The RNA shown here (Bacterial RNase P class A) has 322 nucleotides and comes from a Christensenellales bacterium. A source record names the gene rnpB. It matches the Rfam family "Bacterial RNase P class A". Rfam links the family to the GO terms dimeric ribonuclease P complex, tRNA processing and ribonuclease P activity. It is annotated as a ribozyme.
RNA sequence: CGAGUUAACCGGAUAAUCGCAUCGAAAGAUGAGGAAAGUCCGAGCACCGCAGGGCAAGGGCGGCGGGUAACGCCCGCUGGAGGCGACUCUAAGGAAAGUGCAACAGAAAUAAACCGCGGCGCAAGCCGUAAGGGUGGAAAGGUGCGGUAAGAGCGCACCGGCAGUUCGGCGACGAAAUUGGCCGUGUAAACCCCGCCCGGUGCAAGAGAAGAAGACGAAAAGCUGCCCGCCAGUCUUCAAAAAUCGCGCGAGCUUGUAGGCAACUGCAGGCCAAGAUAGAUGAUUAUCAAAACAGAACUCGGCUUACAGGUUAACUCGUCAA
Numbered sequence: 001c002g003a004g005u006u007a008a009c010c011g012g013a014u015a016a017u018c019g020c021a022u023c024g025a026a027a028g029a030u031g032a033g034g035a036a037a038g039u040c041c042g043a044g045c046a047c048c049g050c051a052g053g054g055c056a057a058g059g060g061c062g063g064c065g066g067g068u069a070a071c072g073c074c075c076g077c078u079g080g081a082g083g084c085g086a087c088u089c090u091a092a093g094g095a096a097a098g099u100g101c102a103a104c105a106g107a108a109a110u111a112a113a114c115c116g117c118g119g120c121g122c123a124a125g126c127c128g129u130a131a132g133g134g135u136g137g138a139a140a141g142g143u144g145c146g147g148u149a150a151g152a153g154c155g156c157a158c159c160g161g162c163a164g165u166u167c168g169g170c171g172a173c174g175a176a177a178u179u180g181g182c183c184g185u186g187u188a189a190a191c192c193c194c195g196c197c198c199g200g201u202g203c204a205a206g207a208g209a210a211g212a213a214g215a216c217g218a219a220a221a222g223c224u225g226c227c228c229g230c231c232a233g234u235c236u237u238c239a240a241a242a243a244u245c246g247c248g249c250g251a252g253c254u255u256g257u258a259g260g261c262a263a264c265u266g267c268a269g270g271c272c273a274a275g276a277u278a279g280a281u282g283a284u285u286a287u288c289a290a291a292a293c294a295g296a297a298c299u300c301g302g303c304u305u306a307c308a309g310g311u312u313a314a315c316u317c318g319u320c321a322a
Stems, first nucleotide, its partner, number of pairs: 001318010012288007020031004033293001037304002040302005045202004058198005063077005078092001079090004093193002098191002100187003114133002116129005141159006160183002162180004166175003206245002211238006222230002252271008
């Protein structure tokens, strides 16, 4: 310098003027995002189910260890796949519990005899046989030697797989250690089996002052299911009619430090940062740039999707020069 990989970040700037919302007596202060989005997961909170628990149905998840309030998220690792590499991808339990499916071809798609080979038989045919041929994506581990009537893990050597043992690892798992001829397809994002998890509805949830209508009234209702006790008012219904709350201090943000490979966590200090209910967060001018996706409505933690242009760091491969 070229080609890449991964990660982090910015995403109009400055000034003036005029506006809007919230707070404030005023002066004045504050005022959209990395995704505010999709509403796909996990929670808080609220109401319903009397409460707590169990079962069934239905749904979700699925290598191992850790993180977290929790998760289907994140980190680290293992196995598998891809790349020369940096690195990336991975729904990754079970197919000897059972069922289904495997088109066409093929004799046969799970335990198979069409041709071939061998034995018997005059023959038709019967029996044995998975070496060889043929079909197929897949045909009963592969190659060779022995063996046999012909053959065959039938026996043996090597290779591949599986299982046990041993060794290493918390574990998934790994091993050019060792034993056993154990070698009967694939498919579970097909039914299913195993293990773990899940009640429903969402802030227009809901609470609740005043209001309207109705019921009951010293007993009933209510307070706790029952008894006792308490209460002069109590209960039920109504409604986008609307004041208030819910609603902005929270699994919060930030700096330092300690632990950890990391996700993350502990401790100490500092900070308070939009809050409406027709719904604010804007407009104009000047200079530069002229260029994204897009705008809160109960709130957090994630994931996913959209995004003009730009910045930084680490690493990989290649070429040239020293």
The RNAcentral record of the sequence draws on ENA.